């Protein structure tokens, strides 16, 4: 380091664009246009997890100096359907 396997924890939030369905209303009715529900996708807030990375504390190990050092804090970063990803295990090479 590479393969395969196992791996948690947190939102059925709020709003805005777009877009699709559906259903109702209206008008100049093959068409338009407006509410309302649901739902994809993207964005922002709020709120929330800690197991990527990353930062702090320091028990230990080490000790002349230099150093190493948690799954504990902290949430910068990440992430809150599933898939992914994911410290960490386990077997194989």
């Nucleotide at each position: 380091g590479c393969g395969c396997g196992g791996g948690a924890g947190a939102g059925g939030u709020u709003c805005c664009g777009c877009u699709g369905a559906u259903g109702c209303c209206g008008g100049u009715c093959u068409c338009c246009g407006g509410c309302a529900u649901c739902g994809a996708c993207g964005g922002a807030g709020c709120g929330c997890c800690g197991a990527a990375g990353g930062a702090g504390c320091a028990a230990c190990c080490g000790c002349c100096c230099c150093g190493g050092a948690a799954a504990c804090u902290c949430u910068c970063a990440g992430g809150c359907g599933a898939c992914a990803g994911g410290a960490c295990c386990g077997c194989g090479c």